[in-house]
Context: one part of a larger RNA
RNA sequence: UGACGGGGGCCCGCACAAGCGGUGGAGCAUGUGGUUUAAUUCGAUGCAACGCGAAGAACCUUACCUGGUCUUGACAUACCAAGAAUUCGCUAGAGAUAGCUUAGUGCCUUCGGGAACUUGGAUACAGGUGCUGCAUGGCUGUCGUCAGCUCGUGUCGUGAGAUGUUGGGUUAAGUCCCGCAACGAGCGCAACCCUUUUCCUUAGUUACCAGCGACUCGGUCGGGAACUCUAAGGAUACUGCCAGUGACAAACUGGAGGAAGGCGGGGACGACGUCAAGUCAUCAUGGCCCUUACGACCAGGGCUACACACGUGCUACAAUGGUUGGUACAAAGGGUUGCUACACAGCGAUGUGAUGCUAAUCUCAAAAAGCCAAUCGUAGUCCGGAUUGGAGUCUGCAACUCGACUCCAUGAAGUCGGAAUCGCUAGUAAUCGCAGAUCAGAAUGCUGCGGUGAAUACGUUCCCGGGCCUUGUACA
Repeated sequence: UGACGGGGGCCCGCACAAGCGGUGGAGCAUGUGGUUUAAUUCGAUGCAACGCGAAGAACCUUACCUGGUCUUGACAUACCAAGAAUUCGCUAGAGAUAGCUUAGUGCCUUCGGGAACUUGGAUACAGGUGCUGCAUGGCUGUCGUCAGCUCGUGUCGUGAGAUGUUGGGUUAAGUCCCGCAACGAGCGCAACCCUUUUCCUUAGUUACCAGCGACUCGGUCGGGAACUCUAAGGAUACUGCCAGUGACAAACUGGAGGAAGGCGGGGACGACGUCAAGUCAUCAUGGCCCUUACGACCAGGGCUACACACGUGCUACAAUGGUUGGUACAAAGGGUUGCUACACAGCGAUGUGAUGCUAAUCUCAAAAAGCCAAUCGUAGUCCGGAUUGGAGUCUGCAACUCGACUCCAUGAAGUCGGAAUCGCUAGUAAUCGCAGAUCAGAAUGCUGCGGUGAAUACGUUCCCGGGCCUUGUACA
């Protein structure tokens, strides 16, 4: 100087407390461990692995296994020879591949040849998702959006170092003020960026419709530029004003005005560093290793196994509910290999015909909870939907291993969950639906969007984590 203390002081955080809803019990989905297997590819492992890499494993993907094949190779550059490229078909085979065969003869040209592509040959080489993240770059997690981490000059100390950065106040903040052997500065904080909330100007189509007219009663048409909205530019909030407290400071408390008030809400943004944290399987890369194989191609299988254990979720156990009928209100997105109106067929998944839209125009699209009625009457039920049987639809060469959906039948566990444990402070929790990425098909996951919309916070003694000062130390 640090680190540590079941030392002290001050302070903070959904850390506790006060509340609300969960997990832990059930069924299922999904990930992991374990076990099994020819293989169940690999990685991630306290917080910070476990709906994680994977924004989507039937083939492909795919790295694994079994079998069948290739050896200058599936891919790159260089050399030689032949042939334009390309293409129809037949045979064998699971296919990779092997054999035969048809059409075709193009572009540039100094007529030597050249460019692209294919086949054969030879060698330099290719190739490796093989090992090492404890050789590395890059990227990322974490402490933590915590308020810290340092430097120059000066001063003090023999020196390691100290000072500044400590102290008194204050703040979300090393934020600001005052004081001070310090005076300044840098990286952080804050602000500048995006979004949301209010208003103005400009612009009105595909959006809008107050007033006027028309009708086919639909902003549909004429029209309008007010409103909504869209998207460009601006304005607004600064403790600016008032009062009190304070040290005449910084600031705090209350008030006015205001759409908004003291950081208005949210996002992006992550200091010096820590964990030899994670990743050699995104990529790049040193070293090592393989080179008729640890490379490459193909078919089938596996990653989907199942006495079990754990994590994360979904659905429930019901009446604040289930079912049936009627009816209302979003936002944000996607669409031409696409989204599909409408009509018809089907109980339905869907099919057939057909229309509009490269979209503020057409469409996905029905928002759902809600509201208005009816019914059920506390029951393993008109709760719950697992499981299983049958019949189908769609995608796709192909749904057996192993897809999603529909209909009929079946109707399991489950009556609110032990010890323990998690999230959340406001448009939040809870609850309700909608969209998108990936994607042929395949979400209860993920990322967004809006609808309805709470309770509680006395307080900081205690648990956990963190910051500052101080003290002790057989620790570095």
Molecule: small-subunit ribosomal RNA, 3' major domain
Organism: Moraxella bovis